């Protein structure tokens, strides 16, 4: 330098054909308990890596850039 894949709450990952961004875990509060754990209930936490474009509408499509991984030379 060429090709491919990836970037989404603190962490690990979903999101089908573009149409209210979810799940697990963690955190906080509550119930239970002598206390704690477990279990159960609830809550907070996301400019979906950057910027732009297309569209009534973008995590999703197109382009730019950054970073990570694989591969070829």
């Nucleotide at each position: 330098g060429g090709g491919g894949g990836g970037u989404u709450g603190g962490c690990g990952c979903a999101a089908u054909u573009a149409g209210u961004a979810g799940c697990g875990u963690g955190u906080c509060c509550g119930u239970c308990u002598c206390c704690a754990a477990a279990a159960c209930g609830g809550a907070a936490g996301g400019u979906u890596g950057u910027g732009u474009g297309u569209u009534c509408a973008a995590a999703u499509c197109a382009c730019u850039c950054a970073c990570c991984c694989c591969u070829c030379a």

Overview: A computed fold for a 73-nucleotide RNA from Rhizophagus clarus, annotated as transfer RNA. The prediction has a mean pLDDT of 82.